[in-house]
Context: one part of a larger RNA
Formats: sequence, C1' cells, structure tokens
RNA sequence: UUGGGCGUAAAGCGUUCGUAGAUGGUUUGCUUAAGUUUAAUGUUAAAUACCAAGGCUUAACCUUGACAAUGCAUUAAAAACUGGGCGACUCUAGUGCAAUAGGGGUAAAGGGAAUUUCCAGUGUAGCGGUGAAAUGCGUAGAUAUUGGAAAGAACGCCUACAGCGAAAGCACUUUACUGGGUUGUUACUGAAAUUGAGGAACGAAAGCUAGGGGAGCAAACGGGAUUAGAUACCCCGGUAGUCCUAGCCGUAAACGAUGGAUACUAAGUGAUACUGUUGUAUUGCUGUAGCUAACGCGUUAAGUAUCCCGCCUGGGAAGUACGCUUGCAAAAGUGAAACUC
Repeated sequence: UUGGGCGUAAAGCGUUCGUAGAUGGUUUGCUUAAGUUUAAUGUUAAAUACCAAGGCUUAACCUUGACAAUGCAUUAAAAACUGGGCGACUCUAGUGCAAUAGGGGUAAAGGGAAUUUCCAGUGUAGCGGUGAAAUGCGUAGAUAUUGGAAAGAACGCCUACAGCGAAAGCACUUUACUGGGUUGUUACUGAAAUUGAGGAACGAAAGCUAGGGGAGCAAACGGGAUUAGAUACCCCGGUAGUCCUAGCCGUAAACGAUGGAUACUAAGUGAUACUGUUGUAUUGCUGUAGCUAACGCGUUAAGUAUCCCGCCUGGGAAGUACGCUUGCAAAAGUGAAACUC
C1' cells in the first nucleotide's frame, strides 16, 4: 500500500457558512472521442530465468532456437458506460403565494416578591450559629416587629416526558427592528445539488485590558472549631470575581462520549405544529428483522447501501520537548524522540 475501524475498548473537528477538489437526478435526443474496449505496427538491450534441441564419456558448464509478460508510442476502428459540447424534462434544490407555532436574536421601557443597608416608631436581653460549641453581633439598645427610603442582582407559580436555535445557548411583562422553521398550494426557475482540504464567522464558564457598578454569593485571605496534625470538610467574616459597556481569549465530560447528505427496511403507543378523514415535519417510549464482544441500537439506527470530510494504529514518557503561528498575558493551535514495560 491493500486492508480494518471510530456510542462505551485508540479514534467524529465545539458548531455552522463556504473556496479548490471529489461525487452527482431523468432523456430508447443529437454530437465528440478524453477515460474505456478491440486490432495492427514499433519498442520493451545483451546476459539471466522458463521451454525445445545440440556439444564436451555424464553433470555442472557451454552453444543454438523459440515463447513471452508488462508498460509506452503511433495508426485504424467501436460508441454501451463515465467525461466534454448542444438541447429537452421536473421527481432534487430554490423562489413566489396563503396560513401558522415558538424562552430564536438585538435594543428600549416598565413591574412585583425577596435580600441587604439607612432613617423613624414599639420593645428588652439576648441574637446568631452547630453534631456540640466558639469566633461574631448586641444596653452606644441588637434579634423581633411596623412604616418609609435607596441599591444591585435574579425573575417564583405556569414549567414538562414541552418549545426555539447551527452549536454555545434561550424564560417577569410590553414595544420596536429582525433571522430561521413547518404546513398547504403546485404558480415560477430548471440540476442551480451533496460534501468540503485550506479559509471565515459564531463559540459556556473561568481568565485578561479599560471605564463603570457592587445587594446577595464568594476563590484568595483572617479568625473559631474538629483533629495526632487539618494548609480541608463545619461555623463567623471577607477581597478579586460574579453584573453593565467596549475589546481580547478560543477552551469544556463543548456529550447523543454517536460527522454531514440521500434512499430503502415490521408494528404498537404518547406529545408538539399545520391539518382535522388522512398526511407531513419535529420530539419521546416499547419493540420485529438485522447489527453488536456484550451492554444495547433498532424508520431520530449503532440495520441495508452510496457519496464527501475528519480521525485512530500497544501502555507510559506526553498533549511533554523543540520549532513555528496566534495572544497583552494566562495560554491556545500544531506536535515528536530517546528511554522504558
């Protein structure tokens, strides 16, 4: 290389868009001849090897002859398939029209509950916390309770086996702008498709830069306990951070640990949207055939096939070293070997 694989054993890029490339619907239309097929010619050195003869007394050895195989080139044909050119079609795909569901996105405005703090009233000796305590708060009047004010963050019930989004993710209410989906109609275009190396965009949390903000929570840190010790678990405090604006970072058990597209292959039973007979799309459960090492998967496949991309090749060393690229940094991407079992 051929080959074998990727849910859990090594292995699906976090997700999407998309360039080159690869692959690509129907036509019993025409054409071409690049691939393809056939034939001929030339070449594919000699020696060797194989085969058939011959020569040394045989053999080894030597001599002669013949056969190729494969590749390449040229010429002449074929036209089914692939490709190219010119057409046609509508089932793929897209557009229009009519409906429709939704925590899809961005921005602005508004709302109530709770918490904390402050002010004022009532009121008096405790409160708080724990397994038990203590640190802590409190006669300078706390905790509790009533009234008022301010601030920041998060939006109970409805709420799920539900919905939307490419993924990350998205939930108080209203408004403005805006993306996508589904169903029906078949009116239009007429293969315009699929995948996608590089590339681009988005991408939780934490972290970074600058300016705000800071109620609660809370790394670090301080104290109290526990303990042989306790750099912890428990308790009292508490700063970054968590929040907003502008930029960076680019990683997660970014998980369905399952790449995308298309077609086919038993049933039964829920839910959502459009329809209301049915059907289509999405989302669940059980399960046949089949698959699987088993667990399990099973029309939402891990079944049966085709196309394209990514990735794997014993454990450790190691996602380390070196180099390069990116980044303010932290780091990220790419990514070995010696040695060892």
Molecule: small-subunit ribosomal RNA, central domain
Organism: Lepocinclis sp. Saema103108C